[in-house]
RNA sequence: GUUUGAUCCUGGCUCAGAGCGAACGUUUGCGGCGGGCCUAACACAUGCAAGUCGAACGAGAAGCCCCUUCGGGGGUGGACAGCGGCGCACGGGUGGGUAACACGUGGAUAACCAACCCUAUAGUUCGGGACAACACUGGGAAACUGGUGCUAAUACCGGAUACGUCGAACGAGUCAUCAGGCUUGUUCGAGAAAGGCACAGCUCGCUUGCGAGAAGGGUCGCUAGAGGACGGGUCCGCGUCCCAUCAGCUUGUUGGUGAGGUAAAAGCUCACCAAGGCGAAGACGGGUAGCUGGUCUGAGAGGAUGAUCAGCCACACUGGAACUGAGACACGGUCCAGACUCCUACGGGAGGCAGCAGUGGGGAAUAUUGCGCAAUGGGCGGAAGCCUGACGCAGCCACGCCGCGCGAGCGAUGAAGGCCCUAGGGUCGUAAAGCUCUGUGGGGAGAGAAGAACAAAGCCAGUGAAGAGCUGGCCCUGACGGUAUCUCUUUAGCAAGCACCGGCUAACUCCGUGCCAGCAGCCGCGGUAAUACGGAGGGUGCAAACGUUGCUCGGAAUUAUUGGGCGUAAAGCGCGCGUAGGCGGCUUGGCAAGUUGGGUGUGAAAGCCCUGGGCUCAACCCAGGAUGUGCACUCAAAACUGCCAAGCUUGAAUCUCGGAGGGGGACAGGGAAUUCUCGGUGUAGAGGUGAAAUUCGUAGAUAUCGGGAGGAACACCAGUGGCGAAGGCGCUGUCCUGGACGAUGAUUGACGCUGAGGCGCGAAAGCAUGGGGAGCGAACAGGAUUAGAUACCCUGGUAGUCCAUGCCGUAAACGAUGAGUGCUAGGCGCCGGAGGAUUGACCCCUUCGGUGCCGAAGCUAACGCGUUAAGCACUCCGCCUGGGGAGUACGGUCGCAAGACUAAAACUCAAAGGAAUUGACGGGGGCCCGCACAAGCGGUGGAGCAUGUGGUUUAAUUCGACGCUACGCGCAGAACCUUACCUGGGUUAAAUCCGCCAGAACCCGGCCCAAAAGCUGGAGUGCCCUUCGGGGAAUUGGUGCGAAGGUGCUGCAUGGCUGUCGUCAGCUCGUGUCGUGAGAUGUUGGGUUAAGUCCCGCAACGAGCGCAACCCCUGUCGUCUGUUGCCAUCAUUUAGUUGGGAACUCAGACGGUACUGCCGGCCUAAACCGGAGGAAGGUGGGGAUGACGUCAAGUCCUCAUGGCCCUCAUGCCCAGGGCUACACACGUGCUACAAUGGCUGGUACAAAGAGCCGCUAACUCGCGAGAGUACGCUAAUCUCAUAAAACCAGUCUCAGUUCGGAUUGGAGUCUGCAACUCGACUCCAUGAAGCUGGAAUCGCUAGUAAUCGGAGAUCAGCACGCUCCGGUGAAUACGUUCCCGGGCCUUGUACACACCGCCCGUCACACCAUGGGAGUCGAUUGCUCCAGAAGUGGGUAGCCUAACCUUCGGGGGGGCGCCUACCAAGGAGUGAUCGGUGACU
Repeated sequence: GUUUGAUCCUGGCUCAGAGCGAACGUUUGCGGCGGGCCUAACACAUGCAAGUCGAACGAGAAGCCCCUUCGGGGGUGGACAGCGGCGCACGGGUGGGUAACACGUGGAUAACCAACCCUAUAGUUCGGGACAACACUGGGAAACUGGUGCUAAUACCGGAUACGUCGAACGAGUCAUCAGGCUUGUUCGAGAAAGGCACAGCUCGCUUGCGAGAAGGGUCGCUAGAGGACGGGUCCGCGUCCCAUCAGCUUGUUGGUGAGGUAAAAGCUCACCAAGGCGAAGACGGGUAGCUGGUCUGAGAGGAUGAUCAGCCACACUGGAACUGAGACACGGUCCAGACUCCUACGGGAGGCAGCAGUGGGGAAUAUUGCGCAAUGGGCGGAAGCCUGACGCAGCCACGCCGCGCGAGCGAUGAAGGCCCUAGGGUCGUAAAGCUCUGUGGGGAGAGAAGAACAAAGCCAGUGAAGAGCUGGCCCUGACGGUAUCUCUUUAGCAAGCACCGGCUAACUCCGUGCCAGCAGCCGCGGUAAUACGGAGGGUGCAAACGUUGCUCGGAAUUAUUGGGCGUAAAGCGCGCGUAGGCGGCUUGGCAAGUUGGGUGUGAAAGCCCUGGGCUCAACCCAGGAUGUGCACUCAAAACUGCCAAGCUUGAAUCUCGGAGGGGGACAGGGAAUUCUCGGUGUAGAGGUGAAAUUCGUAGAUAUCGGGAGGAACACCAGUGGCGAAGGCGCUGUCCUGGACGAUGAUUGACGCUGAGGCGCGAAAGCAUGGGGAGCGAACAGGAUUAGAUACCCUGGUAGUCCAUGCCGUAAACGAUGAGUGCUAGGCGCCGGAGGAUUGACCCCUUCGGUGCCGAAGCUAACGCGUUAAGCACUCCGCCUGGGGAGUACGGUCGCAAGACUAAAACUCAAAGGAAUUGACGGGGGCCCGCACAAGCGGUGGAGCAUGUGGUUUAAUUCGACGCUACGCGCAGAACCUUACCUGGGUUAAAUCCGCCAGAACCCGGCCCAAAAGCUGGAGUGCCCUUCGGGGAAUUGGUGCGAAGGUGCUGCAUGGCUGUCGUCAGCUCGUGUCGUGAGAUGUUGGGUUAAGUCCCGCAACGAGCGCAACCCCUGUCGUCUGUUGCCAUCAUUUAGUUGGGAACUCAGACGGUACUGCCGGCCUAAACCGGAGGAAGGUGGGGAUGACGUCAAGUCCUCAUGGCCCUCAUGCCCAGGGCUACACACGUGCUACAAUGGCUGGUACAAAGAGCCGCUAACUCGCGAGAGUACGCUAAUCUCAUAAAACCAGUCUCAGUUCGGAUUGGAGUCUGCAACUCGACUCCAUGAAGCUGGAAUCGCUAGUAAUCGGAGAUCAGCACGCUCCGGUGAAUACGUUCCCGGGCCUUGUACACACCGCCCGUCACACCAUGGGAGUCGAUUGCUCCAGAAGUGGGUAGCCUAACCUUCGGGGGGGCGCCUACCAAGGAGUGAUCGGUGACU
């Protein structure tokens, strides 16, 4: 960040940080210091990685010198090889094995070893026999090997000696933890050795110098035992991963005795004896793994890890074994077995890079077959020295850390160019160019033997008794490397990339794309205006690197010790008894295990930290310090825990008395009711339901009375009343029995709490056996209901329900709340007891136990809990860790079965959830309203026609509108035009400003054409100024500049306008208050209203938009004004015609009136009801007026407008056609179907409008539409204009008609350029359907419906449509149950795109993971048996045999061979575990 419309919580997922032996992608200038096969402990070509010593020994090649009889000999020299000594057990590699005394830490060794080194002591004597080399001779391809003969030693053997030492026996002292250790005495016995070397001096011989010799010294060795140091062996305490779906393991096993064995304790091994030993504090088994110092992370506690460096261990092709040796069961040794590779003459042999390089292979991935022993270290040597892939260096790699550089200053016409733009500009940007500088790195040249080197040996000097030793000086030695560093020079010249820019998370615009291509860590972007894809410009962050991936820790308090939870989110076992364990009251004394303090030892070095120092800094390195929470020993303290001892009574328990109770078990008894049965009465129905039917009944039901049978359950009492641990328990009585409670005293003296395993109890259903069976009643059958109805309803009905016995062991077994103890306000009930007071049982007060309600503090996410806690604490147990998969699979245990208990993973999602909020919804509730229903009147739906729409058709039938809220709608009027559509023809053409040219404008023709377009002719100048040439204004044409135009798309990019809910009464805000918050309150409640209208109350108080009022029309009155209007009175006329009048009507301007004002009733009030007066009475009637918002509602084709698209066309002009089509379907209307009527004749009464491109009188003509002519009127004047229904007469007489008028034929009129497609009207003729309309559905509550006519807009013409006007003029409303819509309150919700919501399961197809599965394949392993290499131990009748002994015969000892014990590989059989695969499921 992410669950929601929003909120709080729970909870998972994800990100930001740090790190890495990394890898991959893009990029790459330099240096320093580090690092570099994590995979195949896979296989290895080649070279090197352990030798050295002649001062232990024999022999002595080449070369050189000498001699020579030329065969050779001598000397020097010292190689190869041998004997011998030391080393090869170190150093180096790897991490396969190992869960172990392997490692870490601390101890023990009184149970041990120890080469080389150090210290001190005592010695170093006399002899002997061999074997290599070598020579000769055999075998073999080779590797190698046999025989014979010679020889030396510091090789081997014997004797002597013995200060120590060892053994045996007998003592003494001392320490004491042991079978003992240490010290010491006596006696007896046993046991050593090896020599080498040089030198000055001395003696002798000879040629200055050389050779020989002896004594003593020196030095290196040797022997014995003692001590030390280094190193090692063994033993022990503690620590050290996961799985209990591994619960039992073990026979040398556990112990003893004896023997063997080892350096050494020990079942280490063997014989015998005993039967032990280990295990829930996890034995045994399985999986994984080298351990540690440390490293990474983290605030820490922890978690993860164990590369480089260091300590330990293990291993060396795999398995086994021993030899040698101080040390090995031995990386570059031996033997055997096995696999593999190589050589071979096929007979036989050789080999082991997990040493350094290197190769193949594996892999995402990890380097040179380099130089040197100069340094450090190691082996050998007296030393020189030799060896050393240890090591020091170099090479490769941005793998990591650190440092440096890629230039610096000035530089605005803010250049060019890019990008954006509101077209003004902005930005890249002082950036560049330009000017002035600098020189790290890079290139060139030179210097640089600097530093790294100090030693040993040699020589000299000093010291010393010395020739030993020590000190000083001299000499010599460099792989790196001509390197570091320095100087000069060269030029800004050669040196910047990578990722990101929707939120988290720093950074934004344009273009392209159009749920495509793609992105993505999570949420999520992309369906034509994408800051999320791709590119560009710009920006941000890091920088020689930057990103991605993988892994670890962190964040994650998301395993919670620090530091979580369990009423409803995941989580209290169904309940009890109780074992182990954990925890435990008061007082005193003791001990000192825990605890606390001091001291000592250890806690390796390196690392981390601090201080200082060295590389120019840093990384890095060096020195010192600090720390190291641990372990062990020791001294001390005694508060707390523990242990021991002694007590106490308050926890717990017992005794006594008492009452309460559906507590449990057994037995007995009882009545009501149902059913059945028998009998009586009685007759046609009964039963059942919403309504029915199945069913029962004339063979007598139901009903009713009586008798009987049988089973089950116990009405009323009965109560948030009682009892029980829970499940559960209800008629009455008896017997047996458990528990709780109260009161009083007494007794015991912590005896307590909890409780893993274990044991027991445990509703209903179910199972087994045997009974029982009235009612009820799964399954089942039938009847209904229904689209269906395997259901709900009805009629039947089997298991079962009941009893006995035995299983099962689960439930929403719930208070969804484990048990125990203590503490923390109260109030009101109920149940059981006791006390006080009282005469008293009532009432009252107090108290103990239980059971409920409401509530303080507190807690809680909220709801809520609240002395019966979910509060505050303690103790113990159980349980939880995202959702799904799944309480499933497999395994195990239990069960007769059903099944129960225990209990995963793969895979998949980014949520799943809890509580509360606002809405919406409900075939939830309450209240209320509306022509909403009802009550009425008239329609629609059926017919014909008109009109609109769908569909179809068409070149086109232009487009839009689609439930209500599209469909006589846009269109208040399509023949052309309109017109947007189609066909065809044509066309850069229309406007403004400006420049230039021409002509004023304008008018009238002609040709071509369908027209437009095109071509062309004629006439004709006006206005102002004028120098008379002309100029100017206006206008037209041409041309230029510049652009235009689009009814093309997007109403889901928009403005504006409109519809609808709805003229419904609502919608909000400020402040305050409440709530963690979303929100609530106000606006709810009680009344009232048409109304959120008003009143009262109230944590609310106010306010706004709505309601109402203000506006218009109408109804009444008054005032004013009387013409074109009016006419009562006076004249006059055919006529208000004229005079006159100003009263009335009317006109139109201003006012008045109505306000619940008055009266009565009622009410707290608001209001309501009734009445009076009044033209009008409770908003008088009507209109205009439409809150916040909803429907991405409608409109880009009224207009405006962003973006996109077209530009000889999607623009514009023109002609013709189309929008008028027609099988059909729907909506809205008109006319009808007739007598409340049609027709004919007569006669009366309106209002409101319109009129100069107009209305048109009168008159004439025509049957008529109309025509002709013409008065008046710019309208209270004239005209349209006769209103019609009504009324009065007549006729028609119920019929497809004298109803109805469609359709069609003919003839006309009018408008218009033009009535063919396609106008209206008239006349004559024709005379269709239709006789009141199915389901369904619409309007209307009064001057309304219905009915009748009139006018207007549009308009050349065209009206059944629309709008307005008046005439006549009803019926009904009991009422709010129901339908529809709406308002308020409340309730439920898993809905919020909001019920047209959400959502479950089957089926079909594709894919993924997993279980089962006849089997099959592999790995590991147990047991049994066979087998038995090499080797070691033991035995030994065979053979061989130098040292010693011998009486010389032999013996002792040894070797080979053979036998035997143990034992690796191998083989056979039988199990177990894990994994792969498998039709099918």